RNAcentral holds the sequence, with entries from ENA and Rfam. c-di-GMP-I riboswitch aptamer from Natronincola ferrireducens, 89 nucleotides, folded computationally. The coordinates come from a structure-prediction model, not an experiment, and the mean pLDDT is 85. The source organism's lineage runs through Bacteria, Clostridia, Peptostreptococcales, Natronincolaceae and Natronincola.

[in-house]
């Protein structure tokens, strides 16, 4: 310095659910809570997966309904970018 990762040691984060608040919704943030995590810091670039409010097509006498769509999300889905703590083997 790279790789790797303890039955070390310091600190950290918070999955379900419950509440409350935004939001058309996916889903965010606060609070409590711990199921996990050595990048579960940080970016939504590419792949992924979710929502469809507007849009747009269909369809209807007119509402209703169907489908297509991110400019909304998710980085605790995977991988690039970036940045970080400790150090037994």
């Nucleotide at each position: 310095u790279a790789u790797u990762g303890a039955u070390a040691a310091u600190a950290g984060c918070a999955a379900a659910c419950u509440u409350a608040u935004u939001g058309a919704a996916a889903a965010a943030u606060g609070a409590g809570g711990a199921c996990g995590c050595a990048a579960a810091g940080c970016u939504a670039u590419g792949g992924a997966u979710c929502u469809a409010a507007g849009g747009g097509a269909a369809g209807u006498a007119c509402u209703a309904u169907u489908c297509c769509u991110a400019u909304g999300a998710u980085u605790g889905c995977c991988a690039g970018g970036u940045u970080g703590c400790c150090a037994a083997a």